RNA sequence: GAGCCGUUAGCUCAGCUGGUAGAGCAUCUGACUUUUAAUCAGAGGGUCGGCAGUUCGAACCUGCCACGGCUCA
Numbered sequence: 001g002a003g004c005c006g007u008u009a010g011c012u013c014a015g016c017u018g019g020u021a022g023a024g025c026a027u028c029u030g031a032c033u034u035u036u037a038a039u040c041a042g043a044g045g046g047u048c049g050g051c052a053g054u055u056c057g058a059a060c061c062u063g064c065c066a067c068g069g070c071u072c073a
Base pairs, nucleotide, nucleotide: 001072002071003070004069005068006067007066010025011024012023013022019056027043028042029041030040031039049065050064051063052062053061
């Protein structure tokens, strides 16, 4: 320098081929328990790496950039 893959909640990851985002764990609250743990119920938490473009509508399509990984030179 070139190609490919990835970037979504604190962490690990889904998101059905465009219709205003979910799970598990973690955190908080309540129930239960003498207490803790476990169990059960509930709550909060992300505008989807950044900037543009296409579209009535973008996490999803397109371009550029940034970061990480792999391969080639």

Predicted 3D model of a 73-nucleotide RNA (transfer RNA) from Apilactobacillus timberlakei. Rfam family: tRNA. By type it is a transfer RNA. Taxonomically the source falls in Apilactobacillus (Bacteria, Bacillota, Lactobacillales, Lactobacillaceae). It was read from a public genome assembly.